[in-house]
RNA sequence: UGGGUCGGCCGGGCAAUCGCGGGCAGCGCAGGCUGCUCGAGGAAAGUCCGCGCUCCAUCGAGCACGGUGCCGGGUAAUCCCCGGGUGAAGCAAUUCACGGAGAGGGCCACAGAAACAGACCGCCUUUCGAGGUAAGGGUGAAAAGGUGGUGUAAGAGACCACCGGGAUCGGUAGUAAUAUCGAUUGCCAGGCAACCCCCACCGGGAGCAAGGCCAAGCAGGAACGAAGUCCCUUUGUGGACGAGAAGCGGCUCGUUUCUUUCGAGUUCCGGGUAGGCUGCAUGAGCAUCACGGUAACGGCGGUGCCCAGAUAGAUGAUUGCCCCGAGAAGAGCACACUUCAUGGAGUGGAGCCCUUCCCGGACAGAACGCGGCUUAUAGGCUGAGCCAGAAU
Numbered sequence: 001u002g003g004g005u006c007g008g009c010c011g012g013g014c015a016a017u018c019g020c021g022g023g024c025a026g027c028g029c030a031g032g033c034u035g036c037u038c039g040a041g042g043a044a045a046g047u048c049c050g051c052g053c054u055c056c057a058u059c060g061a062g063c064a065c066g067g068u069g070c071c072g073g074g075u076a077a078u079c080c081c082c083g084g085g086u087g088a089a090g091c092a093a094u095u096c097a098c099g100g101a102g103a104g105g106g107c108c109a110c111a112g113a114a115a116c117a118g119a120c121c122g123c124c125u126u127u128c129g130a131g132g133u134a135a136g137g138g139u140g141a142a143a144a145g146g147u148g149g150u151g152u153a154a155g156a157g158a159c160c161a162c163c164g165g166g167a168u169c170g171g172u173a174g175u176a177a178u179a180u181c182g183a184u185u186g187c188c189a190g191g192c193a194a195c196c197c198c199c200a201c202c203g204g205g206a207g208c209a210a211g212g213c214c215a216a217g218c219a220g221g222a223a224c225g226a227a228g229u230c231c232c233u234u235u236g237u238g239g240a241c242g243a244g245a246a247g248c249g250g251c252u253c254g255u256u257u258c259u260u261u262c263g264a265g266u267u268c269c270g271g272g273u274a275g276g277c278u279g280c281a282u283g284a285g286c287a288u289c290a291c292g293g294u295a296a297c298g299g300c301g302g303u304g305c306c307c308a309g310a311u312a313g314a315u316g317a318u319u320g321c322c323c324c325g326a327g328a329a330g331a332g333c334a335c336a337c338u339u340c341a342u343g344g345a346g347u348g349g350a351g352c353c354c355u356u357c358c359c360g361g362a363c364a365g366a367a368c369g370c371g372g373c374u375u376a377u378a379g380g381c382u383g384a385g386c387c388a389g390a391a392u
Stems, first nucleotide, its partner, number of pairs: 001388003005384006012322007020039008041363001045374002048372005053207004065203005070084005085098005099198002104196002106192003120137002122133004145163006164188002166185008211278004220269005228241004232236001242260007285305005291298002323361003327357004332352002335348006
């Protein structure tokens, strides 16, 4: 200098004006007004995991069902994170994968004879019907461990030597996964468990529309509760007089409405709708500095801080200046070329810098809270490894 790998962080700034939600204070009879102050995110998203919290259920155990799956650690917990192991890819930094296919069932496109037990060609035998053979050919992502020998009709771990792998037993290192060494054994005929299954471990259910409190209206229950007398072509939800209750914001008169025993009205009661309050913002809290730990992370540490609580859902808009990015125009400098001639002039585009103009600045929006994961994200800052080339 170029290329590549793995992280961390930011994600426009300031001011003015107008506007919105919460809290506090003041004013106002009240609707409200004024002042101060606070007011989205790294993902607030998807709701995929895991917790807190709440209600219900619950002696305990088992079955079923669901989930997790190399080992160790972290944590409130995890399908998360950290460290390690094995295998694969890469020169490397690094990345990806992860119980069991030797308990059993099932499945394996196309091609191929055959995808688990099969003979198409080839080879051998033949009584010409057939049989033997996985060595060679061919198909396929995948087809009987490799080389050499013995053996045979031809062949084959059928047998032998060496090499490779597996299993079992033991030693050593390690908490373990595992690694390594030795012995024994011909065990060597595939894959899929995100198909059932086996093994080990984990898991009660529903969710803030959880749950708690207050409570209009309507309906229900209880108690108290007035005075009746008459009329009728109509026997009624009728009418008259009287009485009672309520209204006409004091009282009387008056008047209106309702009721008059088939119960008006008043009071009380329990449940509870609308609606309201709470849950609901001091918490697995945030920032920072030390300490322990390889790390994730930890706690009795120190210091500082309080950081949205809306409920149809506030957190916004406009303008100005600045910042970042892309573009256009112009001036200057450097460079190259041409020309006169050694200083100017002209032209050029791929450089540097300045000015002006214009465009753009993402993804997205809390709703009980928290820890993760995943997905979206214009642009920018920054750290640590690796590889190649050159120079010293």
This is a predicted structure of a 392-nucleotide RNA (Bacterial RNase P class A) from an Anaerolineales bacterium. The gene name in the source record is rnpB. RNAcentral holds the sequence, with entries from ENA. Rfam family: Bacterial RNase P class A. It is annotated as a ribozyme. About the family: Ribonuclease P (RNase P) is a ubiquitous endoribonuclease, found in archaea, bacteria and eukarya as well as chloroplasts and mitochondria. NCBI's taxonomy places the organism under Bacteria, Bacillati, Chloroflexota, Anaerolineae, Anaerolineales. The prediction has a mean pLDDT of 77.